[in-house]
RNA sequence: AAAGUAGGAGAAGCAGUCGCGCUUUAACGCAAAUUAAAGUGAGGAAAGUCCGAGCUCCAAGGAUUCAGGGCGCCCGGUAACACCGGGGCGGAGUGAUCCGACGGAAAGUGCCGCAGAAACUAUACCGCCCGCUCACGCGGGUAAGGGUGAAAUCGUGGUGUAAGAGACCACGACCACCGGCAGUAAUGUCGGUGGUGGGUAAACCCCGCCCGGAGCAAGGCCAAAUAGGGGAAGAGGAGUUGAUCCGCUCCGUAAUUAUUCCCGGGUGGGCCGCGCAGAUCGGCCGGGUAACCGGGCGACAAGAUAAAUGGCUGCUGAUCCGUGCACACGGAUUACAGAACUCGGCUUACUAUCCUACUUUCCAG
RNA sequence: CGGGGCGUAGCGCAGCCUGGUAGCGCACUUGCUUGGGGUGCAAGUGGUCGGCCGUUCAAAUCGGCUCGCCCCGACCA
Numbered sequence: 001a002a003a004g005u006a007g008g009a010g011a012a013g014c015a016g017u018c019g020c021g022c023u024u025u026a027a028c029g030c031a032a033a034u035u036a037a038a039g040u041g042a043g044g045a046a047a048g049u050c051c052g053a054g055c056u057c058c059a060a061g062g063a064u065u066c067a068g069g070g071c072g073c074c075c076g077g078u079a080a081c082a083c084c085g086g087g088g089c090g091g092a093g094u095g096a097u098c099c100g101a102c103g104g105a106a107a108g109u110g111c112c113g114c115a116g117a118a119a120c121u122a123u124a125c126c127g128c129c130c131g132c133u134c135a136c137g138c139g140g141g142u143a144a145g146g147g148u149g150a151a152a153u154c155g156u157g158g159u160g161u162a163a164g165a166g167a168c169c170a171c172g173a174c175c176a177c178c179g180g181c182a183g184u185a186a187u188g189u190c191g192g193u194g195g196u197g198g199g200u201a202a203a204c205c206c207c208g209c210c211c212g213g214a215g216c217a218a219g220g221c222c223a224a225a226u227a228g229g230g231g232a233a234g235a236g237g238a239g240u241u242g243a244u245c246c247g248c249u250c251c252g253u254a255a256u257u258a259u260u261c262c263c264g265g266g267u268g269g270g271c272c273g274c275g276c277a278g279a280u281c282g283g284c285c286g287g288g289u290a291a292c293c294g295g296g297c298g299a300c301a302a303g304a305u306a307a308a309u310g311g312c313u314g315c316u317g318a319u320c321c322g323u324g325c326a327c328a329c330g331g332a333u334u335a336c337a338g339a340a341c342u343c344g345g346c347u348u349a350c351u352a353u354c355c356u357a358c359u360u361u362c363c364a365g
Numbered sequence: 366c367g368g369g370g371c372g373u374a375g376c377g378c379a380g381c382c383u384g385g386u387a388g389c390g391c392a393c394u395u396g397c398u399u400g401g402g403g404u405g406c407a408a409g410u411g412g413u414c415g416g417c418c419g420u421u422c423a424a425a426u427c428g429g430c431u432c433g434c435c436c437c438g439a440c441c442a
Base pairs, nucleotide, nucleotide: 001361002360003359004358005357006356007355008354009353012316013315014314015313016312017311018310020041021040022039023038024037025036026035027034043336047347048346050345051344052343053342054341055215056214057213058212061246062245063244065243066242068211069210070209071208072207073087074086075085076084077083088102089100090099091098092097103206104205108204109203110200111199112198125146126145127142128141129140130139131138132137154172155171156170157169158168159167173196174195175194176193177192178191179190180189181188182187219272220271221270222269229263230262231261232260233259236251237250238249239248240247265441266440267439278300280299281298282297284295285294286293287292317334318333319332320331321330322329323328366438367437368436369435370434371433372432375391376390377389378388385422393409394408395407396406397405415431416430417429418428419427
C1' cells in the first nucleotide's frame, strides 16, 4: 500500500423565524378555558410481535394422571429465557476469524418415488466359477468386477479358493463396554475385550428438563343514555380457562325467574392503571478470562389519545453530477424509520464517514 | 394496541396433517354440430404453488425469516 476480519462511535451541525404536546409557576377566573414565563419533548432499531418476565384479572386448590407445547454438547451468568460469556466437538477459510435446531437411528414403528436383481437382511440383471448339454440353454456357487441410484453390505493389501467372500491375517476407520491419565464437565488421549448394525427424529416416537390461561380493548372508579325489551332451550346450571376425577364456591329448584344461545336497544365521555425511585441510567473503585457481580457517588430522563416531538430561510459539513487549468461556481441528495403499560433479549430494515485491534500478500528501509 | 386466519392457472377452490404424479369447475384455443350464432360433444393450451434461507437424495407440503391481504376484540342495561 492493497485485500480482509472483529468491535465501537455516529447517524448532520449552528443561527433566525413561525408553530405543536406535556409539566411547573404566575395573571384572570366559581370552574373550564385563555395568556405569559421557565423547563422538557423519539429510536438503535421506537418495527416484527418471535421468545423471556413484571403487572392485572380469572375466588383459592389437589391429583403432578392424560393430552398439548417448548427446550436439548458442557460449565458459568441472569429475575428469567430459545438470550449472553467461556470451553468442547463438527464444518468453512492460507489466516485473523466465522458458522452449527449439536440428545437418541445398535429401543420400537413408518418412509426411502423413478431407476435397479436387490433399499435392509432377503436377494443373482450382466459378469466370474463348477456341473450337465453337440449347441441354445438349465441347475448350483459367488457380492471381487460391471451396471442402477442420493444411498449397495467397513477400507487397503495379502492368505485362501473351482471362482469368491471379515471366511482368515496385518494395518486402518467406526461403534459399544471396561480400565489408566488430563480436565469441575462436555471431551481428549492411551490400553484391553467384543463387534461391522444404510439414511431420515425441521416423520411418529424414546430419554432428560421445563410450562395454568388470558391479556392494559388486562382491570378499577365515575358519569350519560336506553325498551334492565323479545325469542328459543331449560332442572339442575355455571366456575375452577385443554380434558378427566376429587374437593370447593356461586346461583337456582317447577317457572316470564338459575344458566346458555340468538335478536333487538343505548352510549361511544372522563379519571386511575400511565409516565415512572427502579431487575433505572451515568461515570469511579474492587472481584472475575468474560458474560456479569459487589461497593459507594451523582442524576430523575417524552407521556400524547386520532394521537405533540414539526415547517421555512440562511450558513457550514458529507456524497454525486455538470462547468472549469486550479481556487471556485451551480444543481441534486443527506439512510432505515417513528413512542402508545413497562422492561430483558432475538430477528428484520438501514447511509456517508471516522476510530481501535488483528490477519494475509506485496514494496521500501 | 392485542388476537387469529389466508396467499396454488385469468377467476373461485382442492391437494399440505401423512414429503416423490400439481388437480377440479368456470374462462380461453381448436375441431365437429348449425344456413349463422348460442347450446351440446371432443381435444388442447396455461401454474418460478407470494418471496428468501434451511432440513432432506427429493419441499406446494416440514422449519425459520420476510412481504401482502382479510377477519375478530369497546362499554352500559
Predicted 3D model of RNase P RNA and transfer RNA as a complex of 442 nucleotides. It holds a member of the Rfam family "Bacterial RNase P class A".